[in-house]
RNA sequence: GGGGGAUUAACUCAGCGGUAAGAGUGCUACUUUCACAUAGUAGAAGUCGUAGGUUCAAUUCCUAUAUCCCCCACCA
Numbered sequence: 001g002g003g004g005g006a007u008u009a010a011c012u013c014a015g016c017g018g019u020a021a022g023a024g025u026g027c028u029a030c031u032u033u034c035a036c037a038u039a040g041u042a043g044a045a046g047u048c049g050u051a052g053g054u055u056c057a058a059u060u061c062c063u064a065u066a067u068c069c070c071c072c073a074c075c076a
């Protein structure tokens, strides 16, 4: 330098155009216990990496860019 993949809640990951995003773990409160743990119920937590574009509508498609991973090439 070229190609490919990933980026979504604190963490691990779904969702891949259709109205405004879910699960598990964790966290908070309550119930249960003498108390803790387990279990149960409820809740909070997201500018969907960033910036543009296409569209009636974008987490999803396109472009650029940032970070990380893999492969190839080149130089020494």
Stems, first nucleotide, its partner, number of pairs: 001072007010025004018056001027043005049065005